The RNA shown here (transfer RNA) has 73 nucleotides and comes from Candidatus Woesearchaeota archaeon CG10_big_fil_rev_8_21_14_0_10_32_9.
It matches the Rfam family "tRNA".
RNAcentral holds the sequence, with entries from ENA.
Lineage of the source: Archaea > Nanobdellati > Candidatus Woesearchaeota.
[in-house]
RNA sequence: GCCUCUGUAGCAUAGUAGCUGGUGCGUCUGCCUCGUAAGCAGAAGGUCGGGAGUGCAACUCUCCCCAGAGGCU
Numbered sequence: 001g002c003c004u005c006u007g008u009a010g011c012a013u014a015g016u017a018g019c020u021g022g023u024g025c026g027u028c029u030g031c032c033u034c035g036u037a038a039g040c041a042g043a044a045g046g047u048c049g050g051g052a053g054u055g056c057a058a059c060u061c062u063c064c065c066c067a068g069a070g071g072c073u
Stems, first nucleotide, its partner, number of pairs: 001072007010025004027043005049065005
């Protein structure tokens, strides 16, 4: 230098041939308990790596950039 793949909540991870983004752990609140843990119920937390484009509509498609992994030279 070239090619391929990955980037989604604090962490891990699903998702989609374009139509309101889920799960687990964790966090917070409540119940339970003499109390703690466990258990049960509920809640908050994401503008889906950044920007642009297409389109009625983009996490999803296209382009550029950033970061990471692998391969080739």